[in-house]
RNA sequence: GAGAGUUUGAUCCUGGCUCAGAUUGAACGCUGGCGGCAUGCCUUACACAUGCAAGUCGAACGGUAACAGGUCUUCGGAUGCUGACGAGUGGCGAACGGGUGAGUAAUACAUCGGAACGUGCCCGAUCGUGGGGGAUAACGAGGCGAAAGCUUUGCUAAUACCGCAUACGAUCUACGGAUAAAGCGGGGGAUCUUCGGACCUCACGCGGACGGAGCGGCCGGUGGCAGAUUAGGUAGUUGGUGGGAUAAAAGCUUACCAAGCCGACGAUCUGUAGCUGGUCUGAGAGGAUGAUCAGCCACACUGGGACUGAGACACGGCCCAGACUCCUACGGGAGGCAGCAGUGGGGAAUUUUGGACAAUGGGCGAAAGCCUGAUCCAGCCAUGCCGCGUGCAGGAUGAAGGCCUUCGGGUUGUAAACUGCUUUUGUACGGAACGAAAAGCCUCUUUCUAAUAAAGAGGGGUCAUGACGGUACCGUAAGAAUAAGCACCGGCUAACUACGUGCCAGCAGCCGCGGUAAUACGUAGGGUGCAAGCGUUAAUCGGAAUUACUGGGCGUAAAGCGUGCGCAGGCGGUUUUGUAAGACAGAGGUGAAAUCCCCGGGCUCAACCUGGGAACUGCCUUUGUGACUGCAAGGCUGGAGUGCGGCAGAGGGGGAUGGAAUUCCGCGCGUAGCAGUGAAAUGCGUAGAUAUGCGGAGGAACACCGAUGGCGAAGGCAAUCCCCUGGGCCUGCACUGACGCUCAUGCACGAAAGCGUGGGGAGCAAACAGGAUUAGAUACCCUGGUAGUCCACACCGUAAACGAUGUGUGCUAGUUGUUGGGUGGCAUUGCCAUUCAGUGACGGAGCUAACGUUUUAAGCACACCGCCUGGGAAGUACGGCCGCAAGGUUAAAACUCAAAGGAAUUGACGGGGACCCGCACAAGCGGUGGAACAUGUCCUUUAAUUCGUAGCAACGCGAAGAACCUUACCUACCCUUGACAUGCCAGUUGGGAUUUCCAGAGAUGGAUUUCUUCAUUUAGUUGGACUGGACACAGGUGCUGCAUGGCUGUCGUCAGCUCGUGUCGUGAGAUGUUGGGUUAAGUCCCGCAACGAGCGCAACCCUCGUCGUCUGUUGCCAGCAUUUAGUUGGGCACUCAGAUGAGACUGCCGGUGACGAGCCGGAGGAAGGUGGGGAUGACGUCAAGUCAUCAUGGCCCUUACGGGUAGGGCUAGAGACGUGUUACAAUGGUGGUGACAGUGGGUUGCAAGGUCGCGAGGCCAAGCUAAUCCCCAAAAGCCAUCUCAGUUCGGAUUGUACUCUGCAACUCGAGUGCAUGAAGUUGGAAUCGCUAGUAAUCGUAGAUCAGCACGCUACGGUGAAUACGUUCCCGGGUCUUGUACACACCGCCCGUCAAGUCAUGGGAGUCGGUUUUGCCUGAAGGUAGUGAGCUAACCGCAAGGAGGCAGCUAACCACGGCAGGGCUGGUGACUGGGACUAAGUCGUAACAAGGUAGCCGUAG
Repeated sequence: GAGAGUUUGAUCCUGGCUCAGAUUGAACGCUGGCGGCAUGCCUUACACAUGCAAGUCGAACGGUAACAGGUCUUCGGAUGCUGACGAGUGGCGAACGGGUGAGUAAUACAUCGGAACGUGCCCGAUCGUGGGGGAUAACGAGGCGAAAGCUUUGCUAAUACCGCAUACGAUCUACGGAUAAAGCGGGGGAUCUUCGGACCUCACGCGGACGGAGCGGCCGGUGGCAGAUUAGGUAGUUGGUGGGAUAAAAGCUUACCAAGCCGACGAUCUGUAGCUGGUCUGAGAGGAUGAUCAGCCACACUGGGACUGAGACACGGCCCAGACUCCUACGGGAGGCAGCAGUGGGGAAUUUUGGACAAUGGGCGAAAGCCUGAUCCAGCCAUGCCGCGUGCAGGAUGAAGGCCUUCGGGUUGUAAACUGCUUUUGUACGGAACGAAAAGCCUCUUUCUAAUAAAGAGGGGUCAUGACGGUACCGUAAGAAUAAGCACCGGCUAACUACGUGCCAGCAGCCGCGGUAAUACGUAGGGUGCAAGCGUUAAUCGGAAUUACUGGGCGUAAAGCGUGCGCAGGCGGUUUUGUAAGACAGAGGUGAAAUCCCCGGGCUCAACCUGGGAACUGCCUUUGUGACUGCAAGGCUGGAGUGCGGCAGAGGGGGAUGGAAUUCCGCGCGUAGCAGUGAAAUGCGUAGAUAUGCGGAGGAACACCGAUGGCGAAGGCAAUCCCCUGGGCCUGCACUGACGCUCAUGCACGAAAGCGUGGGGAGCAAACAGGAUUAGAUACCCUGGUAGUCCACACCGUAAACGAUGUGUGCUAGUUGUUGGGUGGCAUUGCCAUUCAGUGACGGAGCUAACGUUUUAAGCACACCGCCUGGGAAGUACGGCCGCAAGGUUAAAACUCAAAGGAAUUGACGGGGACCCGCACAAGCGGUGGAACAUGUCCUUUAAUUCGUAGCAACGCGAAGAACCUUACCUACCCUUGACAUGCCAGUUGGGAUUUCCAGAGAUGGAUUUCUUCAUUUAGUUGGACUGGACACAGGUGCUGCAUGGCUGUCGUCAGCUCGUGUCGUGAGAUGUUGGGUUAAGUCCCGCAACGAGCGCAACCCUCGUCGUCUGUUGCCAGCAUUUAGUUGGGCACUCAGAUGAGACUGCCGGUGACGAGCCGGAGGAAGGUGGGGAUGACGUCAAGUCAUCAUGGCCCUUACGGGUAGGGCUAGAGACGUGUUACAAUGGUGGUGACAGUGGGUUGCAAGGUCGCGAGGCCAAGCUAAUCCCCAAAAGCCAUCUCAGUUCGGAUUGUACUCUGCAACUCGAGUGCAUGAAGUUGGAAUCGCUAGUAAUCGUAGAUCAGCACGCUACGGUGAAUACGUUCCCGGGUCUUGUACACACCGCCCGUCAAGUCAUGGGAGUCGGUUUUGCCUGAAGGUAGUGAGCUAACCGCAAGGAGGCAGCUAACCACGGCAGGGCUGGUGACUGGGACUAAGUCGUAACAAGGUAGCCGUAG
């Protein structure tokens, strides 16, 4: 030293991506009050207009162009006389200061050392400074040129130049000698004078030599980038000797000699880069960086070169070459902002063509002073850091406005207004700094001196000097006056609502938001955070233990080389002595300053500035110690090895031999098939197969033994025998004496496939052919069949080469099996104990993410090697190496994704397994599917055919009943506060019921008749009712069932679904609930780390079946009377009704079950093992259904999507489907016939009975508000007849005449009579129901309803067949297994092709860059040589000489040219693969036994 989000249904782990922090020379967006202190071209080392940035000295010189002042004047002028001074000669400076970072991976830098050097100015001490000469610029005159400039001639000075003299010391030496210098200024007593001065002195200067300081040059050690897809480099290269060069060591250079030198501890090459103090970050270790400040280096348009000088190979110097720009009279010239400003360009982007030398510093000067874009200041910019302000206090009616709202209110919010106060900043006015002191001048003291000059030192006094700047600061005045934004508000992450939008527009750092209720987009209100700033982008570190030194890993997540041997390297047993390289300790030097840190100080604080300290973890020197490592020497035996003695073995190589089997050949026997498959076919066979017997040939492999057994380093090795040969194990003794372990590069071995050459070839068998299968089938299956498989030799060098586990060593519980040895004991065919070496199973601790592993470690440690760092692209491209080839090995990037992955968990699923259940199949009975009709649906049609429902689980469903109504639809016509609710105002008393008429389709409108007439209060009034009006509102079967409530369906009446506590597991979770039995059942029992509990199951409830008790009317009638009749009396025994009880519990017996739960059988019983039926539907699933039952959020309509009326439609009709009815007939039809039910219903009703009608029904009408009356006739049954036919079956359809209901039967009701008499003769594929009072069959009733029933619901009558059984189909349950599924198999997912986009490889080439080799060329330059031309100083009387210069030549060398290589970048027709992209094509390879198990290597 803080973490978080994101892979999953959930979990743990691995692992990447992303975020929160700090920082910046920043930029961009929005905004902007002040001050202080800092910073400010990171890009084009791109090009530059203009101005400035290095001058100064007259006390070095000749002088006088300009200015000022003098003097003289003939007033024209003259005069350097003075102050000064242009240009020039000369001196010093210009090598500093300032800029930039191109180059440079070492000629650099940092740090520590070293020796062979130089040094102007400065300091100390020392010796000198004598005497001469010849020129030359300026200037004058002349000439050339556009200009720049050049040239001839004449004059002149010096601290310019040259001899001579001298030489303390220094250097050289031929030991004779040779080699220096410069003067200028001030002052002056004596002396001299040509009157200039000499002379003396002071100061400065000059020359020689010594020392110092500072500065510079050189050498060495150590340190700090990347790439090995750069492994070899190097000829002046490495060393030596001689010469040369340099200030100096040195191959620095040259000649000769030698052949070295550097390199896996990374040479060389390539790429990139100025280095450091430091800066940023970080807990630190580290990582990144090298702006501003400071040190060093390099560079100055590009390349080369030297000159001058103390110093340069020189930013504002020179020469040459090149590119570029400018001037030009075209002949020639000029230039170099990477100095300060500034301009253009580039760019996301970086300031004023400012002031001053006042301060600090620099140059020159004796000084005054001059110069100084160094510097100090100012200006611009929120670029950064720091500070201040934009007011403070009171103020509730919680104002208005805004926003939200559940309409109550909440919030903005003490916020505002208002009242009081203050005045920082700003404004106005006034005062006003520090930075300034040196120097100068005056004066005093002192030193020097001949000196009262001058100069130096010190004291006092005086005076001058400020760019900034009238700035900081101070004072006064008025006045809240002059001053707040930006980002965010889904999670991470502090902060939420409304509206708009509707996968659109948009957002987004990651996860992800947006498809009509968006806290995620846009706007608003509110809030949060920071604040003169706030956000975004870019970049660095952090988090990231995500390169792990501190501090990671490799069985399955990425990761152990296929295996061994082994050089270098790393590591190394025990003991003694020495040493002191490492190590440790002490001391010293250094580690620049600044920075950081600590303590102080100064600006009002802070930033900032500043004093001191600490620190700078480093390097060097030195002293000490001797434990440890190293080194050297000497021992030891435990590690390792050797010998002697035994043992086992498919260890390896070679040779020989053997039997069984397949195939082929020959002969015999024998006849029609064989072979093959899921089924077939191709194939073989009458030319004789297969089968069978005998004989022969040939190749390959070795049954049984055989094993979780043996051997080997691994790959791998199996008949038997022989030969050769490697390794291992055991026992004891002897010997060697650390000889060891590991191992980069290297070497060897290395399955199968494959390759080469030559053999061999029986079987098998890629390719290939044919037959099948299939939608297809380039497959799976079958018949054939070639390489190959086999041998020899030579290659290849890979495998899921696996224990997915590197090698070696030591240590750490056990149990058990097995192989090879040894020892001991008992004893004999072996047993027991023990010990080495192997090889298995289980398992404790430990480890592990878990799975697992566990003395054969994946435990605890050590040594060494190899390897990993998200997925994909990719083990690919390019390059190298290897290979005959195939290919192997080494091995990336662009781009793309937010995951990819491991283990385990719960589900779901499987053409996985086990068990169980269900009318699930099977066994049966009856249907549907064919016909006609009914009914619902689809589709179509229509003005409308209202809407919903859609596999099971929509379709005789909502609808328990559409002629109008219903009704929601269509057409037409009307109404607009409305058909309905509440509130307000006004009016009227009215309102209700009723008659008639008119218009109209009606709603509606107009007129009219009759009856009736409200309550309360003293009253006003109030209430009620109605009419009219305006507004709030009503209304909506309009949308959303994917916003909802409620209700319902379904899995399923399936047996399941959970919880608490405990336990196990890091956790998701598990356990319980699994297991063994049993059950209809998670029903019960037993066992068990579980023990209990809940919702379900069961039971409790209703009903049916038996009995008892009670009550008997409307029920019943045994006995007694009575009647046509339980009709009446009587009775309540029976039936029945309805209350309430009993009864059934595996209770009893036997068998079985380990016990038990239970099961089987039996008895009794009305009923027997849940007795039958019903009601009852767990947790949940299907975004299942319903906004059209109802309710309801939101949205939408409001003279209409609301309301009313009439008519129409929902009833249409080619076709299709579902559900039914009636049938096809004799188990039937028809006719006849007083057999027998049970529900249920009835006053707007059921209706007996009578009567009319063939009938539906009509008329009259008793009874009944129902155990009383009625509906009510039950029908199948029984008897007769029909006699197998489209019929005496069947009844559709149609005609006609009627009935009923109703306002009304046309669209569009039901029924009746007569007539008509269709299809249909038992129904393809397929499919439905049902297990007993069930199916089937028969009728009855009811709801709805005016009427309408083949539907629905209920009721009873008659009343079967079959179930071996669980293989199969379907559904379900439990356990288990696999999984790449979790939207859960209707899942997931692969590849080609097609389309678009992107990056990339190859590519005939092509265009560049860089580097290198050879050759050519050879500017300037210095060097060497030459020097016939020219020549002042010196020598010489002269001639001439010495010396010098121009010129010429040579080697070196820049640019340039030619040719050839290496490396690298851009581009390129075409081409290869790759990645990505909601709904393209073809298949279905993988995940389940994925439907042929999958996968690896290789070939096709």
About this RNA: The prediction has a mean pLDDT of 84. The RNA shown here (small-subunit ribosomal RNA) has 1500 nucleotides and comes from an uncultured bacterium. The RNAcentral record of the sequence draws on ENA.